[in-house]
Molecule: small-subunit ribosomal RNA
Organism: uncultured Fulvivirga sp.
RNA sequence: GAGUUUGAUCCUGGCUCAGGAUGAACGCUGGCGGCGCGCCUUAGGCAUGCAAGUCACGGGGACCCCUCGGGGUAACCGGCGGACGGUCGAGUAACGCGUGAGAAUCUACCUUGAAGUGGGGCAUAGCCCUCCGAAAGGAGGGGUAAUUCCGCAUGUGAUAGUAAUAUUAAAGCAGCAAUGCGCUUCAAGAUGAGCUUGCGUAGGAUUAGCUAGUUAGUGGGGUAAUGGCUCACCAAGGCGACGAUCCUUAGCUGGUCUGAGAGGAUGAUCAGCCGGAAUGGGACUGAGACACGGCCCAUACAUCUACGGAUGGCAGCAACCGGGAAUCUUGGACAAUGGACGAAAGUCUGAUCCAGCGACGCCGCGUGGAGGAUUGACGGCCCUCGGGUUGUAAACUCCUUUUAUGUGGGAAGAUUAUGACGGUACCACACGAAUAAGCACCUGCUAACUACGUGCCAGAAGCCUCGGUAAGACGUAGGGUGCAAGCGUUAUCCGGAUUCAUUGGGCGUAAAGAGUUGCGUAGGCGGAUUUGCGCAUUUUAUUUAAAAGCCCGUAGCCUAACUACGGUUUUGGAUAAAAUAUGGCAAGUCUGGAAGGAUGGAGAGGGUGCUGGAACAGAUCAUGUAGCAGUGAAAUGCGUUGAUAUGAUCUGGAACACCAAAGGCGUAGGCAGGCACCUGGCCAUCUCUUGACGCUGAGGCACGAAAGCCAGGGGAGCGAAGCAGAUUAGAGACCUGCGUAGUCCUGGCCGUAAACGAUGGAUGCUAGAUGGGAAGCUUUUGCCUCCUGUCGUAAGCUAACGCGUUAAGCAUCCCGCCUGGGGAGUACGAGCGCAAGCUUAAAACUCAAAGGAAUUGACGGGGAGGCGCACAAGCAGUGGAGCAUGUGGUUUAAUUCGAGACAAAGCGAAAAACCUCACCAGGAUUUGACAUGUAUCUGCAAGCGCACGGAAACGUGUGACCUUCGAGGGUGAUACACAGAUGCUGCAUGGCUGUCGUCAGCUCGUGGCGUGAGCUGUACCGUUAAGUCGGGUAACGAGCGCAACCCGCACCGUAUGUUAAAUAAUUCAUGCGGAACAGCCCCUUUUUUGGGGAGGAAGGCGCGGAUGACGUCAAGUCAGCACGGCUCUUACAUCCUGGGCUACACACAUCCUACAAUGGCGAAUAACAACGAGCAGCAAACCGGUAACGGUAAGCAAAUCUCUUAAAUUUCGCCUCAGUUCAGAUCGGGGUCUGCAAUUCGACCCCGUGAAGUCGGAAUUGCUAGUAAUCGCGAAUCAGCAGGUCGCGGUGAAUACGUUCUCGCCUCUUGUACACACCGCCCGUCAAGGCAGCAAAGUUGGGGGCGCCCGAAUAACCUUCCAAGGUUAGAAGGCGAAACCAGCGAUGAAGCUUAAGUCGUAACAAGGUAACC
Repeated sequence: GAGUUUGAUCCUGGCUCAGGAUGAACGCUGGCGGCGCGCCUUAGGCAUGCAAGUCACGGGGACCCCUCGGGGUAACCGGCGGACGGUCGAGUAACGCGUGAGAAUCUACCUUGAAGUGGGGCAUAGCCCUCCGAAAGGAGGGGUAAUUCCGCAUGUGAUAGUAAUAUUAAAGCAGCAAUGCGCUUCAAGAUGAGCUUGCGUAGGAUUAGCUAGUUAGUGGGGUAAUGGCUCACCAAGGCGACGAUCCUUAGCUGGUCUGAGAGGAUGAUCAGCCGGAAUGGGACUGAGACACGGCCCAUACAUCUACGGAUGGCAGCAACCGGGAAUCUUGGACAAUGGACGAAAGUCUGAUCCAGCGACGCCGCGUGGAGGAUUGACGGCCCUCGGGUUGUAAACUCCUUUUAUGUGGGAAGAUUAUGACGGUACCACACGAAUAAGCACCUGCUAACUACGUGCCAGAAGCCUCGGUAAGACGUAGGGUGCAAGCGUUAUCCGGAUUCAUUGGGCGUAAAGAGUUGCGUAGGCGGAUUUGCGCAUUUUAUUUAAAAGCCCGUAGCCUAACUACGGUUUUGGAUAAAAUAUGGCAAGUCUGGAAGGAUGGAGAGGGUGCUGGAACAGAUCAUGUAGCAGUGAAAUGCGUUGAUAUGAUCUGGAACACCAAAGGCGUAGGCAGGCACCUGGCCAUCUCUUGACGCUGAGGCACGAAAGCCAGGGGAGCGAAGCAGAUUAGAGACCUGCGUAGUCCUGGCCGUAAACGAUGGAUGCUAGAUGGGAAGCUUUUGCCUCCUGUCGUAAGCUAACGCGUUAAGCAUCCCGCCUGGGGAGUACGAGCGCAAGCUUAAAACUCAAAGGAAUUGACGGGGAGGCGCACAAGCAGUGGAGCAUGUGGUUUAAUUCGAGACAAAGCGAAAAACCUCACCAGGAUUUGACAUGUAUCUGCAAGCGCACGGAAACGUGUGACCUUCGAGGGUGAUACACAGAUGCUGCAUGGCUGUCGUCAGCUCGUGGCGUGAGCUGUACCGUUAAGUCGGGUAACGAGCGCAACCCGCACCGUAUGUUAAAUAAUUCAUGCGGAACAGCCCCUUUUUUGGGGAGGAAGGCGCGGAUGACGUCAAGUCAGCACGGCUCUUACAUCCUGGGCUACACACAUCCUACAAUGGCGAAUAACAACGAGCAGCAAACCGGUAACGGUAAGCAAAUCUCUUAAAUUUCGCCUCAGUUCAGAUCGGGGUCUGCAAUUCGACCCCGUGAAGUCGGAAUUGCUAGUAAUCGCGAAUCAGCAGGUCGCGGUGAAUACGUUCUCGCCUCUUGUACACACCGCCCGUCAAGGCAGCAAAGUUGGGGGCGCCCGAAUAACCUUCCAAGGUUAGAAGGCGAAACCAGCGAUGAAGCUUAAGUCGUAACAAGGUAACC
């Protein structure tokens, strides 16, 4: 810097990524070289070989050789070295390390100086002999040397002592010799080592007290040396909140990695120090060790064994086993550097130098270069089928040879010699593009995209997430990107992370101010001024801060890595000198901070006692009678044993109306009738006193609502628990009636609250306005001090909200607290408590969020305003009956498919007998019923007619025609491309449609406001059918919608006249035009607008239609059509016959007809329409038939003819309230029409039959005027079939107070934990799976300490002639008790988690009882 919480925003906050690094490991791959590095795990065990020897000029002897001079080998005695070098990091939290000081010390070899080196002696190994033993080895006897050992002498010197004085050395060897190498003592140096000490150097307080040699002293002992190092005595000290003790972890450092730095992490290789050498203890020798390749003892393990005993220690170099994700050769050489010994030659050296193995890391090189496209080759992949891409890439031409291979030459490293490396580096020649490219990734972060396969599967994933049939995210391929002999993954560290914040964060609401800072300890910080000191601080100088490393420069390997040299740095420590502003210390002074005094003042401040009235309850008496009480409505309850109500008297307890307030007091909790007493704090004035006495405050002490606990009282009202009544699906609740603890008092505990201003305390500074309370000054107005509020356009701050002299502003000081959500304020431990519980306070595990503020929506059983046949007021219905149609269900071979709240259900379908047709049964066909094309063949014709078979489709046979006899067309056959699909996906789509809704909304430009999402405009006040218009306004304008423009109807004028009428007028039809605009008058109003009136055919949108904004519902339709993808291809295609879509216990929706008298039936030539349709048609008139209809036939392609008599209505008659002269279902019989065909399954006519039904439960629909209701007519579809649909006219009402309620909608506002948006979100129990943790009877293991027993080596002491024994200390071992740490643990209780389990609905809206502590 980025991704990730949201619909979007800002913030807080975590998680994740991009970078660098590694002693790495794993996967795939692998050409070369240089330089480095290579058991991080079991400080597990180790076969084998090597890693420390050397000296013959110390010694004598043994053996071998010999030129007899000597030489060699090497055991033994002796000297020096085995304390270095090499390895490892177990232990150690320590003077261990780092750094800086210091004094009480030693130091072999080396250097310098001084002085010596005389003279004797006793042993002993080797050797010889004997013996024991398997071996290792040992015992005895004999003799022997020395630079082995011991006396004597000397004493420069040294040591002790004040001194006298005492004590105290030595070694020789080689050489002809010179001389050399040695030896002894001392004094110095150098080097190395030991010791002391200031400061620094992990985590845990859920470890707070530890310590008896402990702390100090005196005196012995001991050491190289100081010292409780050790012992005796004496004192009782010492350490610790600046973290003792205990537990856990760990070698420390130079450095390394990272980081801008400060820091953080780390301590491989190299270097310094420390520590270890199988585990534990111990000493010896020595200059040096308590000793890796030495010794003794114990233990464990291992090996040999003749069972009696012996032996061993790779954390040296290699190697082996084991462990592990994982780490090499049983190599060469002492050539170089260095070490040990030696006089030297030299010997030894797994130190070291080299080589080997390993891409483990860093660095360098290569895998070819140039040309090569008007065939961008083949192949691959994609494709819109045109092409694109791989791609100058290849092929091809020319060139080169680093590397590799072969041959030859050949260094430096070495000084006179000596080269493991070394078949070296390097050079020359030859050869031939020859020997040499992979890995990861491609949704975003993050550079790089397509196809196929798969279908919430398989899988991916660092985070967000991807995958449910079109996946750029899985797998593969093509292409691309990145790095490259490597590339990815995993692990770990730093960074990003300012995410522990010193640099550099926060705490009103996000995590975070402790209940009260009330008192106060330690600590931190602190007013003015003078003098001194010079502790902090500052400056200068000296010294130290190893080398390597980092950085800079130069140089050497061809370059680089690497290395060499030089320089800077090392910000630190110590010392010395100086300065004195500031802090500090010491001594003074001051009054401003603070405190005191005097005089006044206000107050529910606290405690104790006394006392008052109202109300309430109870008791007694009286009056009085049937109810009272309670609720949404009720009931439980009380009451005839007299309630409620009223009056009187008495008793009791609790709380204090009015005053009363944004009021007062108190540190907070909190405090309220009145009076008295005791008592704390505050304020003002005086400026009298003290003189910094102050601020904060870890721990500590005190106080601390309510509830709760203990003991004793008290108990009126209220009232957890409990009982009952309701409500409810349930009601363990809300409501009601009772009611116990409690509430009250006294004493004692508890110690918590949303203990809140969610805001710690103190001090100073920074515009104002306006209230309240209390003092003082002032005649009043007013001024000033303190306290307490409100507003805020000051500045400033804040993520925003907001804060703003009462700060959340600007600063200083001190304290407390926070570091993602959950787990959890939980477990364990500890402290407190009678208990309840409180305080302190984790982890495993789990999630990628949790959260704050604000925005836009949506929603609310929130609010305000408004509208609608939404309710209300009315009229007519539906729901009940029968029938029709559609749907569900059921049935069926099939009952094809779709549509499903409103917005499916007389819907697609404006017509299912066949067809339609998609469904079922059966029979047939396969380039196909239909389209286009290619190739070959076909004078055969195709078609038509006839015959036969068949249910038909179809199959078989046959007849006739034209002709130019070629071709063409046509047809047929075969083969191939293809056709075909009402098969799937409306959640891949286009188009079209429904719906909210003909609701009034939806947006934009510029400007303004806001960090931003967004807001403003569009909100407000009026008004409208309307975001319609007006006023006003940080907005001004504009667009899509509204309205208007369009069509029809109503009035008038005019033009024309097919038709109609005898003609004209009129009517009518068609076209054009006019007319209405709140235009005029009155009232109201700022204006818009509203009310009334006139005129007018029509009046306030005149009436009706068409017209449907941005969008919503993944709404509907792949079966109207089109179309992507998928599927079928002798079948899911095509043809045919028959059946089905018409089924029928049932349920729903929409109609029709009725239930009758406002009616039914009969009659009349009683009267009046409009819209429409007509040639395969409408059909007059006439005749026949009871009728449906038939026959014949005029007219009409229509203002001419026909359909076409309209019906309700009117008049007359009958019926007289009944299942009827209502109603017409159902059924029987007979017919008509259409049509190939009316059986399944058409309509109509006649005769007969005559069912349910007497106005319809809950519920529910339509309609505001030419409307509802009622009456008929026409048309489309159509051979035929309408109760449906779409139109047409006739007759023609009732009602609207109004907006409380129901439903829907619009605007504003409010709340929100919703945003898939309340059909939302979400809580808890129970049931199931998984996971980690807690408790748990117990059980297993561990470390350290304590007590006791036993007690090796060794040390000291005692006894002892010696041998030996004893005492004390003492490792290991054993026993015991208690505590601690960890593992397992039946079971128990919680937690987390897991698409669709159960029960409810607690929370979010007034969440339906406001929520929460």